[in-house]
RNA sequence: GCAUGAUAAGGGCAAACUGCCCGAAAGGACAGGACGCAAAGUUAUGGGUCUAAAGCAUCUCAUUUGAUGUUACGACCGCCAGACUGCCGGC
Numbered sequence: 001g002c003a004u005g006a007u008a009a010g011g012g013c014a015a016a017c018u019g020c021c022c023g024a025a026a027g028g029a030c031a032g033g034a035c036g037c038a039a040a041g042u043u044a045u046g047g048g049u050c051u052a053a054a055g056c057a058u059c060u061c062a063u064u065u066g067a068u069g070u071u072a073c074g075a076c077c078g079c080c081a082g083a084c085u086g087c088c089g090g091c
Stems, first nucleotide, its partner, number of pairs: 001091002005088001012037002017032003021028002035078001041084003045081003048076003055070005
């Protein structure tokens, strides 16, 4: 430098679920727990997905309130790509 995960070693991460906390929710932190993962390391850049507090529209109501729809400025990188970085082994 290249392709790749066959083998081996040292290890690493941690889904569901449970407890507790934060949050309107989606979701997240920590602890337990392991379904899986060779980038399940980092990054919301493109697509995608989730949520809808606030906003907007309509309806209701004397008003407050309430209902429905819409919307990301909220999230997810363990959905697919991109970018950056990286252990061991192979050539």
c-di-GMP-I riboswitch aptamer from Atribacteria bacterium SCGC AAA255-G05, 91 nucleotides, folded computationally. Its Rfam family is "c-di-GMP-I riboswitch aptamer". About the family: GEMM was predicted in a large-scale screen for bacterial structured RNA regulatory elements. Taxonomically the source falls in Atribacterota (Bacteria, Pseudomonadati). The coordinates come from a structure-prediction model, not an experiment, and the mean pLDDT is 85. It was read from a public genome assembly, where an Rfam model found it.